[in-house]
Large-subunit ribosomal RNA, domain IV from a bacterium, 345 nucleotides, folded computationally.

Context: one part of a larger RNA
Parts: sequence; structure tokens; C1' cells
RNA sequence: CCCUCGUUAAGGAACUCGGCAAAAUAGCUCCGUAACUUCGGGAGAAGGAGCGCCUCCGGGGGUGUCAAAGCUUUCGGAGGCCGCAGUGAAAAGGUCCGGGCGACUGUUUAGCAAAAACACAGGUCUCUGCGAAGUCGUAAGACGAUGUAUAGGGACUGACGCCUGCCCGGUGCUGGAAGGUUAAAGGGAAGGGUUAUUCCGUUCGCGGGAGAAGCUCUGAACUGAAGCCCCAGUAAACGGCGGCCGUAACUAUAACGGUCCUAAGGUAGCGAAAUUCCUUGUCGGGUAAGUUCCGACCUGCAUCAAUGGCGUAACGAUCUGGACGCUGUCUCAACGAGGGACUCA
Repeated sequence: CCCUCGUUAAGGAACUCGGCAAAAUAGCUCCGUAACUUCGGGAGAAGGAGCGCCUCCGGGGGUGUCAAAGCUUUCGGAGGCCGCAGUGAAAAGGUCCGGGCGACUGUUUAGCAAAAACACAGGUCUCUGCGAAGUCGUAAGACGAUGUAUAGGGACUGACGCCUGCCCGGUGCUGGAAGGUUAAAGGGAAGGGUUAUUCCGUUCGCGGGAGAAGCUCUGAACUGAAGCCCCAGUAAACGGCGGCCGUAACUAUAACGGUCCUAAGGUAGCGAAAUUCCUUGUCGGGUAAGUUCCGACCUGCAUCAAUGGCGUAACGAUCUGGACGCUGUCUCAACGAGGGACUCA
């Protein structure tokens, strides 16, 4: 010096990103207990008092007896004794106040993350009429389900309370069928190849022209579904939810007006927020002093309603701010114990 412990004057978070760690609290009985609340809770709230041993008295229970005594146990009362200390060791809640998030109990990254993530009851949409939809399998078959729409699948949201605005132009889905477009197929107008034959020429080998039937190649019009175009509906489907200019008898601001664009221009609520760049915004509170915190304001860079909005008692090894208690976290270090390191053998 290191590790694991113990103690410490005065102070008591001045330490530090942060009370991390440590200290403190602690049991039982009695008293007492706030805001808030979903009336269950909150609550062991908080905050207090008592507790050992001895003697005596009173009450209750068990056992025992004819009844008792005795034994045992428990509750209460009176008096006394000792120590620094009586839940005498050990085990054995620190508490309170505010805010964010998530309702809750649960679940999770076996081996750096336990959370605000996942799940969750509850809500909504949608599919599915049963040989169901959906899923696995080439199939047979199986699950769904020995279930039947108060059922089953999928998606989103996430207790509860108050609510959930506008937009269907785009994308998706559902419905529609008049018209446009459109495949295979049907259809076969027309055209090409071949040449029996025939005409002309001929060096008799053939060359040129026309060309039936057959075979063959190409193939127009026309008839052809769904889909797409088209017409509607649908946002707790994917999603979206403006700009400029002027205006009131101080100023400022603009209930009001004009104009451009849009499918429609963000409603209620909340708001420097887990969202605010400028920003340590401004004001208030708390502190001697506060980039954090709480309450407001609204200029929302870039809030906003089941990608849910805003509240909310209870809950949380959650995150964040404050206070009391408590302490070697610190001022500032010291001593002690055990084990290492180190030196010697």
C1' cells in the first nucleotide's frame, strides 16, 4: 500500500453526475394517525409511550376433584430491586413532500440493459354460417373444435374517469356494373410457299409466266372474363389536418375584412414537455447562491385525440427534485483486527 471488518473529537452531504457506499430505522403491546381516494385504501402513514427481575393481590382458560388444593397458561393492578443500557446477544421497516412514465400482480435481452419495453383485463375494427375463416401438409389428413357468431381467426389500443374533432383528393379495402381497354380460345377475310396442268422460249438439260386440288406458313374484321380505367362507400383503414396582406380613439394586439391555394386546413385538451432549436426563454416558488425541480405564460424550430388526447386513487429493486433523521461520503484523516503484498529464513 491492497482486501474484508471495527471504532472515532468537532462538524453533518460541505463528498459526488447522483447520499453511490455506509450509518440509521427495526420486534411485541397500547395511544395516535393527514392530504387524497375508484370508499377498498392511503396506513406499520406520520408521531409517541411501555418492555428486565422479585413479592403480593384480583380476573379468565385448561387439567384435576364430590368440592378443593395443586399443576399449567393468560390478562390486569400494587409495591419493590439492579445496571450506562431490560425486544440487554442474534434475527428484525428509515421516514416524509412534489413531479414524469406505466393503471395494477406479472414477463423480458440464460452470460453488460428489468425498464417508460412486452403482457394484461377492458375498448374498437375486420374476417368467418361450418367440410367456417385461418394454419400445417404435394396429398391423404390434422389443428381450429368433439367448438358454432355470447364462437373462432387477424389487426390496433391498453384498468378506470372525461372524451375521441375535420379530410375519402392519393394508397388500401368493400360494393357497382353502363361505357373504354384487355388474354387464351373461337373466327376466318386476305396473303405467301409448293405444283398436277397450261402458255411462251429452248442449246431439249431446262428457263420464264399463269396456276386447280392437296399439304403448309402467315393471318384482318368480329365474339371473348377477371383486372385496370370508371362510379360510389369506408379513417378505432395507411395516412393528412395552409400561406400572404390589412384593420379598434396612446401603444400593442386583432374579435373583423381581403386574397391565393387545398381533399380538408389541427377542434377539445395539453404545452420550453421522455417533444422547445434559439434556451440557462420570461415570471413566480424553493436555496445565501438552483443549466436540474415545481407552478404559470404560449413565440408548439417540430403537441394533439385508440400511431389514442388529457386526468387519475393504488402500485413500482422505475426515472427526477426537495426535506427530516442518520452517518468517515466529505473537511481530514487516525487507531485497531484478520488476510495479502513486501523483507528475511
Model confidence (mean pLDDT): 88 of 100. Rfam family: Bacterial large subunit ribosomal RNA. RNAcentral holds the full RNA, with entries from ENA.